[in-house]
Annotation
Predicted 3D model of a 525-nucleotide part of an RNA (small-subunit ribosomal RNA, 5' domain) from an uncultured bacterium.
Context: one part of a larger RNA
């Protein structure tokens, strides 16, 4: 001197961007944070419309709507947070003739015929619940068989390339799919045909994401020197999308180490950050990429993907309910609470925009995210007024008692009004959708439609009016005097002031300095 995710004393106008539990991966009260689809599916309250009834109320129709149930996607993505982990991580750069990929795009081919349930309900039965448990009814894009298929897949048998492991390619055999639903129009009313959409399955390509594996490179310790039996390699099986001590039988005895094993501590890596002429050194907050983790340790179901943060099973430890026989939970989501601490904020609006999810759409849902709020927490801006004004006014202070000085400062006298205050008008961010008229259709026209928000922004009015502090003058270091105190009380980064004229203590004047701050601590360079 720089910085800072700060804290602390004193002080504070005003905006714009940004940042805000570094401490206890410590415990939560509440509310919210993943649903969606009826264009796959029974089934259906309630609302309306009609009869009939004075009425209650009862029957049909009809929007098939909520709540729930099967079913599909989605829930593995988005969001926290850094325990744990020194390498199964993470960076960089390779390989995978050892793989996988739902949802997207291309492009071949198909989507034929049966069939067995079940949930929802209906009845009944245990239970404080929390659920559970017989009998019965049914429907699907749920579920199983047939049929049938390829450039799929397995195995035979010929070529052809080869790096001898294997790619390919040709032909034979044996294996494996599938679901429909809405619109239009026709027949014609039980449905059925045709196009159109949107699906469905089998296969190939891509794209996108992720698997594994190599190869350098990743603090600190030798007051840690030996370590290793699935160890390290072979050969068979076995498993996994996929290679392999991955697992498992056998066989061999081997494998790593001072280039620092093995084994203690630290510790989320990196883009980056701040410093520093660099070289280096410290550090990994916001942001963005990877990677662990989800009360604590373990499991394995579902699934294209998970050993799953707001799914399940076990066991633990804590809380809570309860009829005592059982049960319920997990904020390292947003908001909040307690406790911890020098210390870190709303239980705030909107889903308008950007994305996500789902849907043919309209939409719904989205504490992601857009936004408000609170912190001078940092950075930037502006502003607290300009001009003129010497009787150098008064008042202070010091005085050699002449005066100096504070000071153009005030006062007064002109002028401007940023910002705040009050008045008006007032957005872009809006594309898309929808609703109505045309139009064969593209598409054309009118209207609606913004959380922030009556907010930025912009005109006017009024009046200098509402807005200035902190810290230090002994040297280092820019800035002095008077006055009390008396080695006392006191200061102090360092040298070191203070024991009776203290420029170093405490006041005042006055002066320097930075400025909505400005000084102390803390940490790094």
């Nucleotide at each position: 001197g720089a910085a800072c995710g700060a804290a602390c004393g004193c002080u504070g106008g005003c905006g714009g961007c940004g940042c805000g539990c570094c401490u206890a991966a410590u415990a939560c009260a509440u509310g919210c944070a993943a649903g969606u689809c009826g264009a796959a599916c029974g089934a259906g309250a309630a609302g309306c419309u009609g009869u009939a009834g004075c009425a209650a109320u009862a029957c049909a129709g009809u929007u098939g709507u909520a709540c729930a149930g099967u079913g599909g996607c989605g829930a593995a993505c988005g969001g926290g947070u850094g325990a744990g982990g020194a390498a199964u991580g993470c960076a960089u750069g390779g390989g995978u003739a050892a793989c996988c990929u739902a949802c997207c795009c291309u492009c071949g081919a198909g989507u034929g015929g049966g069939g067995a349930a079940u949930a929802a309900c209906c009845a009944g039965c245990c239970g404080a619940a929390a659920g559970g448990u017989u009998g019965g009814c049914u429907a699907a894009u749920a579920c199983c068989g047939c049929g049938u298929a390829c450039g799929c897949u397995u195995c035979c048998g010929g070529g052809a390339c080869u790096g001898c492991g294997g790619u390919u390619u040709c032909g034979g055999a044996a294996g494996g799919a599938a679901a429909g639903u809405c619109g239009c129009a026709c027949c014609g009313u039980g449905g059925g045909u045709g196009c159109g959409a949107c699906g469905c399955u089998c296969a190939a390509g891509g794209a996108u994401g992720g698997g594994c594996u190599c190869a350098u490179g990743u603090c600190c310790u030798a007051u840690c020197a030996g370590c290793u039996u699935g160890u390290u390699g072979g050969u068979g099986a076995g498993g996994u999308a996929a290679c392999g001590g991955c697992u498992c039988a056998c066989c061999a005895a081997g494998g790593c180490a001072a280039c620092g094993a093995c084994g203690g501590g630290u510790a989320g890596c990196u883009g980056g950050u701040c410093u520093g002429a660099g070289a280096g050194g410290a550090c990994g907050a916001u942001c963005a990429g990877c990677c662990a983790c989800a009360c604590u340790g373990g499991c394995a179901c579902u699934g294209c993907g998970a050993c799953a943060c707001g799914g399940g099973c076990c066991a633990g430890a804590c809380u809570c309910c309860u009829a005592c026989g059982g049960g319920a939970g997990g904020c390292a989501g947003c908001a909040g609470u307690a406790a911890g601490g020098a210390a870190u904020a709303u239980u705030g609006c909107g889903c308008a925009a950007u994305g996500g999810g789902c849907g043919a759409a309209a939409g719904c849902c989205u504490g992601a995210c857009g936004c408000a709020g609170c912190g001078a927490c940092g950075c930037c801006g502006c502003g607290u007024g300009g001009g003129g004004g010497a009787u150098g006014a008064a008042g202070g202070u010091c005085u050699u008692c002449g005066g100096a000085u504070u000071g153009u400062a005030a006062a007064c006298c002109c002028c401007u009004u940023u910002u705040g205050g009050g008045a008006g008008g007032g957005a872009a961010a809006a594309u898309g959708g929808g609703a109505c008229g045309g139009g064969c259709a593209a598409c054309c026209g009118u209207c609606c439609g913004g959380a922030u928000g009556g907010u930025a922004c912009c005109u006017c009015c009024a009046g200098a009016a509402a807005a200035a502090g902190c810290c230090a003058c002994g040297g280092c270091u820019a800035a002095c005097u008077u006055c009390g105190u008396g080695c006392c009380a006191g200061c102090a980064g360092c040298c070191g002031c203070g024991g009776u004229a203290a420029u170093a203590c405490g006041a005042a004047g006055g002066u320097g300095g930075c400025a909505a701050g400005c000084g102390u601590u803390g940490u790094u360079c």

The full RNA is in RNAcentral, with records from ENA, Greengenes and SILVA.